RNA sequence: GGCCUCAUCGUCUAACGGUUAGGACAUUGCCUUCUCAAGGCAAGAAUCAGAGUUCGAUUCUCUGUGAGGUCA
Numbered sequence: 001g002g003c004c005u006c007a008u009c010g011u012c013u014a015a016c017g018g019u020u021a022g023g024a025c026a027u028u029g030c031c032u033u034c035u036c037a038a039g040g041c042a043a044g045a046a047u048c049a050g051a052g053u054u055c056g057a058u059u060c061u062c063u064g065u066g067a068g069g070u071c072a
Base pairs, nucleotide, nucleotide: 001071002070003069004068005067006066007065010025011024012023013022018055027043028042029041030040031039048064049063050062051061052060
C1' cells in the first nucleotide's frame, strides 16, 4: 500500500427498515438476615463522526476515524 471484517449502557452481547434499543454481569436503592454473603424487587445507564437513500436508518450506501485479520 491492496483486500476483508468489526465499532451498541461501565464490561460482554442481541436487535426483520417502523414498537419504550432487549438481555447477562457490574453499580445504586429497598426487602430479607443479629451482621456479611447468597436470594428477591426496583432504578439509572448505550447505537464512533459526517453525508446520502427512504415517509421512516442501530440496520442500506459513501467518506472519515479507530481496532482486528490477510496478502505483498
Notes:
Predicted 3D model of a 72-nucleotide RNA (transfer RNA) from a Minisyncoccota bacterium. Its Rfam family is "tRNA". Rfam links the family to the GO term triplet codon-amino acid adaptor activity. RNAcentral holds the sequence, with entries from ENA.